Source information
Predicted 3D model of a 508-nucleotide part of an RNA (large-subunit ribosomal RNA, domain I) from Thauera phenolivorans. Its mean pLDDT, the model's own confidence on a scale to 100, is 83. NCBI's taxonomy places the organism under Bacteria, Pseudomonadota, Betaproteobacteria, Rhodocyclales, Thauera. The full RNA is in RNAcentral, with records from SILVA.
Context: one part of a larger RNA
RNA sequence: UGCAUGUGGUGGAUGCCUUGGCGAUCACAGGCGAUGAAGGACGUGUAAGCCUGCGAAAAGCGUGGGGGAGCUGGCAAUAGAGCUUUGAUCCCACGAUGUCCGAAUGGGGAAACCCGGCCCGUUAAGGGUCAUCCCUGGCUGAAUACAUAGGCCAGUGGAGGCGAACCGAGCGAACUGAAACAUCUAAGUAGCUCGAGGAAAAGAAAUCAACCGAGAUUCCGCAAGUAGUGGCGAGCGAACGCGGAAGAGCCUGCACGACUAAACCAUCAGGUUAGCAAAACGGUCUGGAAAGUCCGGCGAUAUGGGUGAUAGCCCCGUAUGCGAAAACCAGGUGGCGGGUCUGAGCGUGCGACAAGUAGGGCGGGGCACGAGAAAUCCUGUCUGAAGAUGGGGGGACCAUCCUCCAAGGCUAAAUACUCGUGAUCGACCGAUAGUGAACCAGUACCGUGAGGGAAAGGCGAAAAGAACCCCGGGAGGGGAGUGAAAUAGAUCCUGAAACCGCAUGCAU
Numbered sequence: 001u002g003c004a005u006g007u008g009g010u011g012g013a014u015g016c017c018u019u020g021g022c023g024a025u026c027a028c029a030g031g032c033g034a035u036g037a038a039g040g041a042c043g044u045g046u047a048a049g050c051c052u053g054c055g056a057a058a059a060g061c062g063u064g065g066g067g068g069a070g071c072u073g074g075c076a077a078u079a080g081a082g083c084u085u086u087g088a089u090c091c092c093a094c095g096a097u098g099u100c101c102g103a104a105u106g107g108g109g110a111a112a113c114c115c116g117g118c119c120c121g122u123u124a125a126g127g128g129u130c131a132u133c134c135c136u137g138g139c140u141g142a143a144u145a146c147a148u149a150g151g152c153c154a155g156u157g158g159a160g161g162c163g164a165a166c167c168g169a170g171c172g173a174a175c176u177g178a179a180a181c182a183u184c185u186a187a188g189u190a191g192c193u194c195g196a197g198g199a200a201a202a203g204a205a206a207u208c209a210a211c212c213g214a215g216a217u218u219c220c221g222c223a224a225g226u227a228g229u230g231g232c233g234a235g236c237g238a239a240c241g242c243g244g245a246a247g248a249g250c251c252u253g254c255a256c257g258a259c260u261a262a263a264c265c266a267u268c269a270g271g272u273u274a275g276c277a278a279a280a281c282g283g284u285c286u287g288g289a290a291a292g293u294c295c296g297g298c299g300a301u302a303u304g305g306g307u308g309a310u311a312g313c314c315c316c317g318u319a320u321g322c323g324a325a326a327a328c329c330a331g332g333u334g335g336c337g338g339g340u341c342u343g344a345g346c347g348u349g350c351g352a353c354a355a356g357u358a359g360g361g362c363g364g365g366g367c368a369c370g371a372g373a374a375a376u377c378c379u380g381u382c383u384g385a386a387g388a389u390g391g392g393g394g395g396a397c398c399a400u401c402c403u404c405c406a407a408g409g410c411u412a413a414a415u416a417c418u419c420g421u422g423a424u425c426g427a428c429c430g431a432u433a434g435u436g437a438a439c440c441a442g443u444a445c446c447g448u449g450a451g452g453g454a455a456a457g458g459c460g461a462a463a464a465g466a467a468c469c470c471c472g473g474g475a476g477g478g479g480a481g482u483g484a485a486a487u488a489g490a491u492c493c494u495g496a497a498a499c500c501g502c503a504u505g506c507a508u
Stems, first nucleotide, its partner, number of pairs: 001507009015493001016458002020429002022426007029418002031162002039101003042055003046079001049075003061095006070083003106115003116130005132159003135155006166197001167195005177184001181231001207214002218245005228236002249410003253350005264335005270329004275322003281296003285292001297313002304316003359383007369395001390405005445452002465492001468479004
């Protein structure tokens, strides 16, 4: 030095575990905000820090319920001081308080800061109020007589900002594909902007159909990758009709008449937001521990979890049966109310029934349809009808025939989505997996910034977390002690490999 065996160190794979994730189903909810949101800053405890809660009334205050023995949130103990059957802590509901920033709104500003006016108040502490735009009302008021513009003031008026996706509208790419590339495609996608709702949008035929007829819209399955379209390339891609889900139709100006809906009040029953009751077991053996074994019982309208191993009967629960002073939700009934409301009421009478519109030319866009034989829809520009004896459509166009009535408006459901709440489930993951994040993670850290973005779980049933002694400055170790186990000793379950020792044997 090599090989082998044994025994260690290092290391943290593997196994087991799960507080965290992922994916679903059902139900609910679908908004919050000038009564100041979302999100923050700074404070707040007997006690230093962080998290949580809360706001100078500050881990809290009041009231009404629930509940019933301990309590003063967590890391996280110790000490101290207290509270509590005169019902605390805790849970629910409704209130009070709620610093500063933030739409931030008195003015300013480098967010959490600076500086004001007016009113109230004792001069003080303190309190209130003062942004902009729109709307409504009032006062005033030019050129210019009436007026209007403008100015000023007021208001129990409205808006503003935030929010995951879904929805409508306005702008709108490129990579890519076409095996290059320009029409085309990607795609009206991504992205940006505006607006709205719990859904949105669409919607009661100037629709289809085909000589038979149907009868608003939306969504799903077929029709069908068909008919078409297409440098007829790559590709794009219907409709008619049929079957389902759902189903609902309506309105307009004036006058008169009768009846009622919403909102509100009362009451009734139901639900949500705390909860309550809730069955049935003992012994033996093994063991550190019984829920395991054996013996003998009992319950069950009873999932699941925990407890020193595997528990129907030990604990928490669950099935089941009950429960609300208060707030809220959706209903029934009665009152009030009067078409004010609402998209819209009904009856009668009279009236109205849509013009720079339809259509056309030019240029674009949308329709599965790329200008094509190109209908149909929208319109930038130039034009421009008819008036129900009328007009539109039936894929150039014309006739016949059929069908419908544009240029005003409203409309539930079936449909889309899930930031979130509750319940339940999984031939989903199990710490290099599953969220980036099981752990104080969008943290540490990096970057001027936009932004990027980790690693990191496990002693034991219970800390019983090793008193005391010895070596040592300490770290660390040896005894002792605890424990079933300490090679479970605190970066502690298991403890693979690489890598590094020690001992022994053999070879050199």